[in-house]
The RNA shown here (Bacterial RNase P class A) has 354 nucleotides and comes from uncultured Microbulbifer sp. It was read from a public genome assembly, where an Rfam model found it. The source organism's lineage runs through Bacteria, Pseudomonadota, Gammaproteobacteria, Microbulbiferaceae and Microbulbifer. Model confidence (mean pLDDT): 75 of 100.
RNA sequence: CGAGCUGGCUGGGCAAUCGCUGUCGCCUUGUGCGAUGGAGGAAAGUCCGGGCUCCAUAGGGUGGAACGCCAGGUAACGCCUGGGGGGCGCGAGCCUACGGAAAGUGCAGCAGAGAGUAGACCGCCGAUGGCCCGCUUGCGGGCACAGGUAAGGGUGAAAGGGUGCGGUAAGAGCGCACCGCGCGGCUGGCAACAGUUCGCGGCAUGGUAAACCCCGUUCGGAGCAAGACCAAAUAGGCCCUCAAUAGGUGUGACCCGCACUGAGGGCGGGUAGGUCGCUUGAGGUGUCUGGCGACAGGCAUCCCAGAUGAAUGAUUGUCCUCGACAGAACCCGGCUUACAGGCCAGCUCACACA
Numbered sequence: 001c002g003a004g005c006u007g008g009c010u011g012g013g014c015a016a017u018c019g020c021u022g023u024c025g026c027c028u029u030g031u032g033c034g035a036u037g038g039a040g041g042a043a044a045g046u047c048c049g050g051g052c053u054c055c056a057u058a059g060g061g062u063g064g065a066a067c068g069c070c071a072g073g074u075a076a077c078g079c080c081u082g083g084g085g086g087g088c089g090c091g092a093g094c095c096u097a098c099g100g101a102a103a104g105u106g107c108a109g110c111a112g113a114g115a116g117u118a119g120a121c122c123g124c125c126g127a128u129g130g131c132c133c134g135c136u137u138g139c140g141g142g143c144a145c146a147g148g149u150a151a152g153g154g155u156g157a158a159a160g161g162g163u164g165c166g167g168u169a170a171g172a173g174c175g176c177a178c179c180g181c182g183c184g185g186c187u188g189g190c191a192a193c194a195g196u197u198c199g200c201g202g203c204a205u206g207g208u209a210a211a212c213c214c215c216g217u218u219c220g221g222a223g224c225a226a227g228a229c230c231a232a233a234u235a236g237g238c239c240c241u242c243a244a245u246a247g248g249u250g251u252g253a254c255c256c257g258c259a260c261u262g263a264g265g266g267c268g269g270g271u272a273g274g275u276c277g278c279u280u281g282a283g284g285u286g287u288c289u290g291g292c293g294a295c296a297g298g299c300a301u302c303c304c305a306g307a308u309g310a311a312u313g314a315u316u317g318u319c320c321u322c323g324a325c326a327g328a329a330c331c332c333g334g335c336u337u338a339c340a341g342g343c344c345a346g347c348u349c350a351c352a353c354a
Base pairs, nucleotide, nucleotide: 002349003348004347005346006345007344008343009342010341012319013318014317015316016315017314018313020038021037022036023035024034025033026032027030040325044336045335047334048333049332050331051330052223053222054221055220059256060255061254062253064219065218066217067216068215069083070082071081072080073079084098085096086095087094088093099214100213104212105211106208107207121153122152123149124148125147128146129145130143131142132141133140134139135138161179162178163177164176165175166174180203181201182200183199184198185196186195187194188193227276228275229274230273237267238266239265240264241263242262247261248260249259250258251257283302284301285300286299287298288297289296290295320323
């Protein structure tokens, strides 16, 4: 200098004027004045996990869903951290639903002889049996009919370990050596797992479980329109249906159970909303300690939107590199998705120079 990888930060600045809104203060009680706070890293998608609230302190069963290497972190998780196996990259690094296919069932287009207790199309052989010929009468030659053969060819994404030697009629883990594989032992590691100059086994029952399924773990449901309080109203009245050791309502996917209790429909009459929940929280910042890290703990310090027709804006001036995606609605931890431009740190590769 070029090309990259990983992690993190930022997301126009300043000033003036006019507005909107929460809180506090004042008195002249006005929709006044003054002070002060006022969107994001994703406020988004609502996909996971939790807090909180109600329904049994969430109980039993069936069904269903999610997850699935190991260890740790956490309030919890399907998240995060560290590690292992596998794959990709020269590398920094990246990706990974990664339990079980010798419990059962299913599935596999085309091609191919055969797609699974494998398979004989070509090829090879024809030892044995069969047929033909010869003669030295138990041997030789021929045919390729029965049959043998998974070495070679061919099909396919995939065809029952690889190489070599022996062996054989031809072949074959049929035998042996090496490599690979499985099991056991040993060593290292908390473990996943790795290593092995050790032993045993000729090597087995191909693939697919984000196919059913099996095994293990977790999960009760609904959600701030939850829910609580104050207050008005549902009055009085009429009609119909069902039920009364039942039925109904609530919880729930369903059954049991539990709680409450007559229930449903029509006519008619009648109404008004307000307050709380609501933001002090698994909180932010700084620093120290422990840990590789996620994170945990101690100390100090700070208060940082809380609306409910729902605020957070507009105009002007000026500067620059001319400004992306996008707007809170109970809260928090994650994941995912969107995002113009700029900045920082660490690392890798190539080239050049010293």